Transfer RNA from a Candidatus Micrarchaeota archaeon, 73 nucleotides, folded computationally. The source organism's lineage runs through Archaea, Nanobdellati and Microcaldota. Its mean pLDDT, the model's own confidence on a scale to 100, is 84.
RNA sequence: GCGGCUGUAGUCCAGCCUGGUAGGAUUUCAGGUUCCCAACCUGGUGACCCGGGUUCAAAUCCCGGCAGCCGCA
Numbered sequence: 001g002c003g004g005c006u007g008u009a010g011u012c013c014a015g016c017c018u019g020g021u022a023g024g025a026u027u028u029c030a031g032g033u034u035c036c037c038a039a040c041c042u043g044g045u046g047a048c049c050c051g052g053g054u055u056c057a058a059a060u061c062c063c064g065g066c067a068g069c070c071g072c073a
Base pairs, nucleotide, nucleotide: 001072002071003070004069005068006067007066010026011025012024013023020056028044029043030042031041032040049065050064051063052062053061
């Protein structure tokens, strides 16, 4: 330098192909339960890598970047 894959909450992942309320687990916070802790139950908070385009509407489609991984040179 070229090609491929990946980027979503503090952490791990789904959703993307086929545009239409952003979801699960965990963490954390509050409450319940317990003599206390752990475990368990209920509820809350928190995210689409960046910029632009298309569209009534973009995590999703298109373009350009950035970062990581793999391969080729």
Notes: Its Rfam family is "tRNA". The family's RNA type in Rfam is transfer RNA.